[in-house]
Context: one part of a larger RNA
RNA sequence: GAGUAACGAUAAGAUGGGUGAAAACCCCAUCCGCCGAAAGCCCAAGGUUUCCUGCGCAACGUCAAUCGGCGCAGGGUUAGUCGGCCCCUAAGGCGAGGCAGAAAUGCGUAGUCGAUGGGAAACAGGUUAAUAUUCCUGUACCGCACCAUGUUGCGAUGGGGGGACGGAGAAAGCUAGAUCAGCCGGCAGUUGGUGUCCGGUUUAAGCGUGUAGGGAGUGCUUCCAGGCAAAUCCGGAGGCACAAUCCUGAGGCGUGAUGACGAGCUCCCAUGUGGAGCGAAGUGAUUGAUGCUCAGCUUCCAAGAAAAGCCUCUAAGCUUCAGACACGGUGUGACCGUACCCGAAACCGACACAGGUGGGCAGGGUGAGAAUCCCAAGGCGCUU
Repeated sequence: GAGUAACGAUAAGAUGGGUGAAAACCCCAUCCGCCGAAAGCCCAAGGUUUCCUGCGCAACGUCAAUCGGCGCAGGGUUAGUCGGCCCCUAAGGCGAGGCAGAAAUGCGUAGUCGAUGGGAAACAGGUUAAUAUUCCUGUACCGCACCAUGUUGCGAUGGGGGGACGGAGAAAGCUAGAUCAGCCGGCAGUUGGUGUCCGGUUUAAGCGUGUAGGGAGUGCUUCCAGGCAAAUCCGGAGGCACAAUCCUGAGGCGUGAUGACGAGCUCCCAUGUGGAGCGAAGUGAUUGAUGCUCAGCUUCCAAGAAAAGCCUCUAAGCUUCAGACACGGUGUGACCGUACCCGAAACCGACACAGGUGGGCAGGGUGAGAAUCCCAAGGCGCUU
């Protein structure tokens, strides 16, 4: 220079009360304002205790601070079903032998790893200051082991099926949701009445039924240079019978539920986002998805993973055993993650930085719309 610029989005605060040494800033109340395909909610990545509570205010916070993602202390993350681990493989990695190379090493077979993909199974309600598909209540489901009963040809690292897949387009049937009506409760001074009045009208997985729709002819039988051996399986070629049969499949309905939840009411401690108890109605119509049926259907050319689990077939082998199937019962299900932030003051940007950051949810009015403007739930007024 200079007590100058600046104090980081122009979404906005005001009043009263509380606490305190001290209050524009912390807490409470009432208004006001802002976002609302977000400035709300839930995950992944990343962070790693920042979460909750108590006590603090030196420093950190662009001011103050009684407040805080700050300091100190204590507490907090509960799983057969969520995700991982596990089984399986993709690109790719490693790679016994092997090949190449002066060596270091490079390539690569058998293998072995490797998810961003495939593979069993859980929902609703309640609860904590802080966790919950994990705890509790209720109702379920799956795998494995053993046992009982009944039936019985079982058996694989091998064969076959399946898993199993592209783009675009169109239609139908549904559901979530929404709206309206009906129903229930209420309308606050002492009482009665209201009407464009206020509030509520919620309920899963599972189990049973097998619908709208989609797909395939199905069963028996004979033969066979194919499927590296075998096969009753798959495939190929015939014959006979049946016309419907089988597979798949949202939703609905019933059950789950004489339960839970529920506006509100009563009581208690006496004041907090408190505790205990009781508890009404809980229906219908319209509309309606980008969700489901649908990995479907139609169509197009550029022709759109693999392997295992699963089903089936036999080989070696074993065959009153073992094993397999059905049903019932009894056990069992380890380990790791789980707090909190997540379009951000907690991640990446030296900062509490107007930048960047993958996925899911998607209410009302206006509207073609996820645009726009205004609102709900919810969250904020951006630390002078």

The part of an RNA shown here (large-subunit ribosomal RNA, domain III) has 384 nucleotides and comes from Ectothiorhodospira sp. PHS-1. It matches the Rfam family "Bacterial large subunit ribosomal RNA". Its family is annotated with structural constituent of ribosome and ribosome in the Gene Ontology. Lineage of the source: Bacteria > Pseudomonadota > Gammaproteobacteria > Ectothiorhodospiraceae > Ectothiorhodospira. Model confidence (mean pLDDT): 82 of 100.